[in-house]
Predicted 3D model of an 86-nucleotide RNA (Glycine riboswitch aptamer) from a soil metagenome.
RNA sequence: UUUUCGGGAGAGACCAAUAUGGCGCCGAAGGAAGAAGUCAUAUCAAAAUGCUGUAUGACGAAGCUCUCAGGCAAAAGGACCGAAGA
Numbered sequence: 001u002u003u004u005c006g007g008g009a010g011a012g013a014c015c016a017a018u019a020u021g022g023c024g025c026c027g028a029a030g031g032a033a034g035a036a037g038u039c040a041u042a043u044c045a046a047a048a049u050g051c052u053g054u055a056u057g058a059c060g061a062a063g064c065u066c067u068c069a070g071g072c073a074a075a076a077g078g079a080c081c082g083a084a085g086a
Stems, first nucleotide, its partner, number of pairs: 001086007012023001014022003024072003030068001031066002037059007
């Protein structure tokens, strides 16, 4: 990384009418954003190197945040956990 089995939350079985729209919600597929910090470039100071400051860019955690996607009876899905393999 992947396969099988088991566990696995939240939120309207809403309204309209006719395959869509509207209002209200959820966060745990996926996605987006990104604190300290690190690196690169430029610049100021400085005799020079280095260090420091400033600006720009890149990288940068999540069960945080956003709610694009997805979801709001059951079913399916489901981060993550356990067991057994490859």